Model confidence (mean pLDDT): 75 of 100. This is a predicted structure of a 77-nucleotide RNA (Fluoride riboswitch aptamer (crcB RNA motif)) from Sulfuricella sp.
RNA sequence: UUGCGCACUGGAGAUGGCAUACCUCCCGGAGUUCUUGCUCUCAACCGCCCGCAAGGGCUGAUGAUGCCUACCGAUAA
Numbered sequence: 001u002u003g004c005g006c007a008c009u010g011g012a013g014a015u016g017g018c019a020u021a022c023c024u025c026c027c028g029g030a031g032u033u034c035u036u037g038c039u040c041u042c043a044a045c046c047g048c049c050c051g052c053a054a055g056g057g058c059u060g061a062u063g064a065u066g067c068c069u070a071c072c073g074a075u076a077a
Base pairs, nucleotide, nucleotide: 010026011025012024013023016068017067018066019065020064022063028041029040030039031038032037047058048057049056050055
């Protein structure tokens, strides 16, 4: 100096929010600035079934669990 792996941090997990320190995945680059910031870009991510396509059908505010909110249905006052 380069490559690989692990850990931590950060980010993501088909419609909102909070919690967990649980599960899976990604982790680079460029510019500006004297700053521990800003901007751009990249990765993870962007649902399922039938069908060559056109088109048709279906589940869910969770990755998972709990709660809140929104929506829908039923019952009672």

Taxonomically the source falls in Sulfuricella (Bacteria, Pseudomonadati, Betaproteobacteria, Sulfuricellaceae). It was read from a public genome assembly, where an Rfam model found it.